[in-house]
A computed fold for a 379-nucleotide RNA from a Bacteroidota bacterium, annotated as Bacterial RNase P class A. It was read from a public genome assembly, where an Rfam model found it. It matches the Rfam family "Bacterial RNase P class A". It is annotated as a ribozyme. Rfam links the family to the GO terms ribonuclease P activity, dimeric ribonuclease P complex and tRNA processing.
RNA sequence: CAUGCAGGUUGUUCCAUCGUUUUCUGCCUUUGGCAGAGAAAGGAAAGUCCGGGCAACAGAGGGCACCAUCCUUCCUAACGGGAAGAUAUCUGAAAGGGUAUAGCAGUGUAACAGAAAAUAACCGGCAGGUCUCAGGGCCUGCCAAGGGUGAAAAGGUGAGGCAAGAGCUCACCGGUUCCGGUGGUGACAUCGGGAGCCGUACACCUGAUGGGUUGAAAGAUCAUGUAUACCGGUGUUUGAGGGCGGCCCGCCCGAGCCGGGGGGUAGAUCGUUAGAUCCUGCAAGCAAUUGCAGGGCCAGAUAAAUGAUGGAAAACCGUAAAAAACCUCUCGUAGGUGUCAUACGGUGACAGAACCCGGCUUACAGACCUGCUUUUAUU
Numbered sequence: 001c002a003u004g005c006a007g008g009u010u011g012u013u014c015c016a017u018c019g020u021u022u023u024c025u026g027c028c029u030u031u032g033g034c035a036g037a038g039a040a041a042g043g044a045a046a047g048u049c050c051g052g053g054c055a056a057c058a059g060a061g062g063g064c065a066c067c068a069u070c071c072u073u074c075c076u077a078a079c080g081g082g083a084a085g086a087u088a089u090c091u092g093a094a095a096g097g098g099u100a101u102a103g104c105a106g107u108g109u110a111a112c113a114g115a116a117a118a119u120a121a122c123c124g125g126c127a128g129g130u131c132u133c134a135g136g137g138c139c140u141g142c143c144a145a146g147g148g149u150g151a152a153a154a155g156g157u158g159a160g161g162c163a164a165g166a167g168c169u170c171a172c173c174g175g176u177u178c179c180g181g182u183g184g185u186g187a188c189a190u191c192g193g194g195a196g197c198c199g200u201a202c203a204c205c206u207g208a209u210g211g212g213u214u215g216a217a218a219g220a221u222c223a224u225g226u227a228u229a230c231c232g233g234u235g236u237u238u239g240a241g242g243g244c245g246g247c248c249c250g251c252c253c254g255a256g257c258c259g260g261g262g263g264g265u266a267g268a269u270c271g272u273u274a275g276a277u278c279c280u281g282c283a284a285g286c287a288a289u290u291g292c293a294g295g296g297c298c299a300g301a302u303a304a305a306u307g308a309u310g311g312a313a314a315a316c317c318g319u320a321a322a323a324a325a326c327c328u329c330u331c332g333u334a335g336g337u338g339u340c341a342u343a344c345g346g347u348g349a350c351a352g353a354a355c356c357c358g359g360c361u362u363a364c365a366g367a368c369c370u371g372c373u374u375u376u377a378u379u
Stems, first nucleotide, its partner, number of pairs: 002374001004372007012313007020040009042350001046361002049359005054215004061249004066211005071085005086101006102206002106204005122147002124143008155173006174198002176195008219270004228261001230260005241253003277296008315347006325337004329332001
């Protein structure tokens, strides 16, 4: 210098003129108007996936179904989130980046091939009997060490033993599990010892924890207006109907309820932004984060405002010509590459609040900062 990885910040700035919404103050002819001061869309406002605040259902009881989570420690209001780790495993040359994680008593599956996918016997080994001149055939019993098939065939190597074999026995390893020492808050790591305990993977299943529901179109209040006139079904303590995801139980309310047909209204206010809030500094902690001190108020619309024009600057891209520098050769006012300055032109990513907050996921042109990996050149 280049390349890759990880983390973080930003993602236009300034001036002028006009305009929009809203808060406060003052004045006026007060459904409003004028003047002044202040503020006005994000890191994701997006997805609507989680967790809460808040509101409603009298309270939010029990069970089943259903759904979610599942290693360790810490953080948080909480989370299926975050930080730091552990073990197994995948990937990259590396820095790094992923996936998984409670349990095994039972059940099921593992295509095809193969005798057989865990109660195995195709080729084969051994013993006994029998037939044959022999080779060999047949029957009975024992075997899973050798061969074959396969991704995988009853842990591996060696020795003993056996009729022949087999963890049948033994030694050394591997896996599993138990005990003890050391280290660690812990998941675990490491060392020593015991047990012959010995197929792998996945799914179902089981266990523990959690879940009442709905959602600002939630809800609350005020004003205006009228007709439940009428018909049918059903019910009135032998209880219809209701109690905001499904079913059952319990408990509570209850004289109306359901359907048809018809009438009136649909205007206004609140919810609505002072918060698990933001900024700065110090301290603790590897970090997530916490504590203390000081300072700040930064949209509140309701068909939905937060903008438009002009100029200048900065950033990026392209063109021009050409210093510097490098390369080539026919060594020249040569050719090629080519950046700083200069001039001209162009560009500005993803995208727009609607009850609020904490996360996750997805999208994102460009610019900047910090740390680390690798290669080359120079010193």